A computed fold for a 110-nucleotide RNA, annotated as c-di-GMP-I riboswitch aptamer. It was read from a public genome assembly, where an Rfam model found it.
[in-house]
Parts: sequence; C1' cells; structure tokens
RNA sequence: CUUUGCUAAAGGCUAAGCCGUGGAAACACGGGGGCGCAAAGCUAGAGGGGCUUCCCGAUCAUGAAGUUUAGUCAAUUAACUUCGAGGUCGAAAGCUAGCCAGCUGCCAGA
Repeated sequence: CUUUGCUAAAGGCUAAGCCGUGGAAACACGGGGGCGCAAAGCUAGAGGGGCUUCCCGAUCAUGAAGUUUAGUCAAUUAACUUCGAGGUCGAAAGCUAGCCAGCUGCCAGA
C1' cells in the first nucleotide's frame, strides 16, 4: 500500500415501539430502549435515489361580499372581481448518511 472480518482484547454506535420538546409535515433533539452495525464515524443546492409540502403554481368543487347582464310584481339566471376554508396534481436551497455514493479511520489476519 492492497485486501479480508473466521478468532481475540479494549471498547463504540443505537432500529422499532414509548415519554418529553421543536416543526405544517417529512423529521430532528433529549430520556429510556436494543433490532442490528467493522465504519451505524464525517459529508445533504452545485453525485444519484427516497420522504414531506408551510409558502408558491395549475386545476376542481364550494361559502361570503360586490359589480354588470337577462328577466320578473317578486323570488331568480348568467358572467366577472375580491376574500375565506378545502380536495387533487406539480414543485425544495426542507428532511434522510441505518439506501447507494464520496472522504477519513481502530483492532486482528493475509
């Protein structure tokens, strides 16, 4: 330097579910837990993939107010504007390194 993780030592990390906090969510952090992990160490716009959709765009239906139009005794019809709460789709510089990837590295063997 390359490669391997059958064996040993010292150890390390901590999935799901649960509790608390933050967040619109994905998810993160703390507690506790322990499924697993030889990189489960680090890197998240400017490598790929995956997840989410507050804001934004498109579209659908709907409520309120207003304007115009047709018509009526009146109720009403149609179009447009503004505002509100929603559904669907799209969308990341949001999230994910325990999906791949990149970088670094302990012990032991060859």